[in-house]
RNA sequence: UCUUAUCAGGAGAGGUGGAGGGACUGACCCAACGAAGCCUCGGCAACCAGCAUGUGAAUGCCCGGUGCCAAUUUCAGAGGAAGGUAAUACUAUUCCAAAGAUGAGA
Numbered sequence: 001u002c003u004u005a006u007c008a009g010g011a012g013a014g015g016u017g018g019a020g021g022g023a024c025u026g027a028c029c030c031a032a033c034g035a036a037g038c039c040u041c042g043g044c045a046a047c048c049a050g051c052a053u054g055u056g057a058a059u060g061c062c063c064g065g066u067g068c069c070a071a072u073u074u075c076a077g078a079g080g081a082a083g084g085u086a087a088u089a090c091u092a093u094u095c096c097a098a099a100g101a102u103g104a105g106a
Stems, first nucleotide, its partner, number of pairs: 001106007012041005020030003024077004042069003047065002050061004073099001079096004083091002
C1' cells in the first nucleotide's frame, strides 16, 4: 500500500514523568485535584490461535498472539441518496460514501 470484517456495548489503579492530550481541520471537551510517554499490576473483549460441543451453520471457554480500558470513531467535515421547500438557493433529520482505528490475509 491492497483486500476484507468490525466500530451505539464493555473495561483502571499505582509508580515515574512533567504539559500537553482527544489522528487531521473546526467545534466541544479532558488536563497542576497532574496531560503525553514509559514501567508494574489489574481488567474488558473475543479478531487470530487453541480447546469443548456440533454433519454444518454456529455456540461456549480462554492459560497463548494482537487490541482496547473519558465522552458513539466525542460531534461535524469534499461528495452522493432520501426527506423538507416553489426552487438548481437553503436545510432540522436519516442513510451511504470518504477519512480514521483495530484484527485477519496479501